Predicted 3D model of a 531-nucleotide part of an RNA (small-subunit ribosomal RNA, 5' domain) from an uncultured bacterium.
Its mean pLDDT, the model's own confidence on a scale to 100, is 81.

Context: one part of a larger RNA
RNA sequence: GAUGAACGCUAGCUAUCGGCUUAACACAUGCAAGUCGAGGGGAGACGGCCAAGAGUGCUUGCACCCUUUGGACGUCGACCGGCGCACGGGUGAGUAACGCUUAUCCAACCUGCCCUUUACUUGGGGAUAACCCGUUGAAAGACGGACUAAUACCCAAUGAUAUUCAUUGAUGACAUCUGACAUGAAUUAAAGAUUUAUCGGUAUACGAUGGGGAUGCGUCUGAUUAGCUUGUUGGUGAGGUAACCGCUCACCAAGGCCACGAUCAGUAAGGGUUCUGAGAGGACUGUCCCCCACAUUGAAACUGACACACGGUCCAAACUCCUACGGGAGGCAGCAGUGAGGAAUAUUGGUCGAUGGACGAGAGUCUGAACCAUCCCAGUACCGUGCGGGAUGACGGCCCUAUGGGUUGUAAACUGCUUUUGUUUGAGAAUAAUCGACAUUACGUGCUCUGUUUUGCGCUGCCCACUCCAAUAAGGACCGGCUAAUUCCGUGCCAGCAGCCGCGGUAAUACGGAAAGUCCAUGCGUUAUCC
Repeated sequence: GAUGAACGCUAGCUAUCGGCUUAACACAUGCAAGUCGAGGGGAGACGGCCAAGAGUGCUUGCACCCUUUGGACGUCGACCGGCGCACGGGUGAGUAACGCUUAUCCAACCUGCCCUUUACUUGGGGAUAACCCGUUGAAAGACGGACUAAUACCCAAUGAUAUUCAUUGAUGACAUCUGACAUGAAUUAAAGAUUUAUCGGUAUACGAUGGGGAUGCGUCUGAUUAGCUUGUUGGUGAGGUAACCGCUCACCAAGGCCACGAUCAGUAAGGGUUCUGAGAGGACUGUCCCCCACAUUGAAACUGACACACGGUCCAAACUCCUACGGGAGGCAGCAGUGAGGAAUAUUGGUCGAUGGACGAGAGUCUGAACCAUCCCAGUACCGUGCGGGAUGACGGCCCUAUGGGUUGUAAACUGCUUUUGUUUGAGAAUAAUCGACAUUACGUGCUCUGUUUUGCGCUGCCCACUCCAAUAAGGACCGGCUAAUUCCGUGCCAGCAGCCGCGGUAAUACGGAAAGUCCAUGCGUUAUCC
């Protein structure tokens, strides 16, 4: 000098930034991923309208009210279907590794949504959930029967620049090789919706984005760890993968790594950065960004463009809970919050207004991402706690050579001024730019211009003006030397101090108190750690 700090004393405002470093310990409760009715059958709930029926009032055809075996709408719980749930958010247990960093490569690869290109979107079929009827169970749930739809599923048609095979073999200075153009054969596709203008669907090629893989260099400590290895190292042939590879398998060979430190053991996520230092270096990786790994522990696959999946599935284990003892349920290292551990770390808050994300034609819905607010002197920065005059140098305190003097000290009182801040009241602009709707302008189509309307977490904070009053606002440590700053009293090797040297045994500048003084200041000291 620094810190994600803690502790002691003290504490006015504002802004900004940070806040479980310990038990990857266990978790009550609520919320954190849904959305689409412009894909579908449908109608449990809700809304108004219409129809029918009953009742009341009477002005005898109107009002009110109730009901449904009603109807069409809006809307929609559950269900089928689509997209999303692999993002976002958390944590650092594991990992000394192509995990990360940097530089290359893939002639060995994939890529939903999006952009661009070309072509197509034909004809049929059988089911199934929901609903209904039953059986069974304490529950979680399970089973059977019957009915029905689709952008769900299946069959057929058409079909190439797709895929596979065969023929041909141009080209290419890394290579086992590559395989253009051309010819022939085989295989393979689709889905509709509505407000009729759009949104979709299928195939193909290119791009973009995101991912996968390979390699060189670098990447902590220990030799009181010296040998390690059998799919091990290589080959052939198969299988497998999006793709290369002992990735896996059969056979063959006996290799491969190692004092330039293998193997083993310990520790640890890595980087940008951060701290320190003149630098070289040393230390660190909390917040923010990139990357990796994990989601109670261990293992596995399914779905899918992408997972071997935090709020999915199956199995095993430990733990907790329910039970009618037969059997079931759960996973905060999401946001709050609780217990425990600890020197130690916050609210069971508000809003989707902005930014971003998912779905949707859109309106919109969801979003503990995010933005706001709350708590905390944990850090940093700004401002303030007044300014001028004022000597009988007041009173009081302390000290001395003591009728006196010194010091506290222009300090106070007193007097004039100001009002940052505080307090009262009011006004202003900003955060808001939009989307959508309507009108208008331009316009072949996409789309464009302008205006109106609409949208605030928020009676927010900010800035400005106004009311009133010096009013609401200073402490902590130290004073023997190092080290800026001294005297008196008490104590008497006691009580105590102390970072080092050391101080204290009767005049202690070193202990305790007081009065002066010094340093820093809403902070000051102590402890811990790093340079």